[in-house]
RNA sequence: AACUGAAAAAGGCAAACCUACCGUGAGGUGGGGGCGCAAAGUCAUGGAUCUGUUUUUUCGCAGACCGCCAGACUGCUGAA
Numbered sequence: 001a002a003c004u005g006a007a008a009a010a011g012g013c014a015a016a017c018c019u020a021c022c023g024u025g026a027g028g029u030g031g032g033g034g035c036g037c038a039a040a041g042u043c044a045u046g047g048a049u050c051u052g053u054u055u056u057u058u059c060g061c062a063g064a065c066c067g068c069c070a071g072a073c074u075g076c077u078g079a080a
Base pairs, nucleotide, nucleotide: 012037013036017032018031019030020029021028022027035067041073042072043071045070046069047068049064050063051062052061053060
C1' cells in the first nucleotide's frame, strides 16, 4: 500500500400512512412520518411490473417505476 471484512461512530437516504399541489393515469414534488437501506447514489441499457392509446386481444406507439432482478458509472468508515 492492496484485498477480505465484524462492531461502533459521524454524516446520508426514507417504506407504509397523513397532507398540499401537479398529472387522464401509472406516478411525481413539497411537508409530516420512519419500515427499512452500504449503494435505498446516478443512468430507463435488458427483463419484470404498472398506466395511457387502440372496440377487445396480440403486436405497436407514448409513458411510469431503479426501495423488483440484472448491467454500466461513481462512492463513506475500517477491529482481528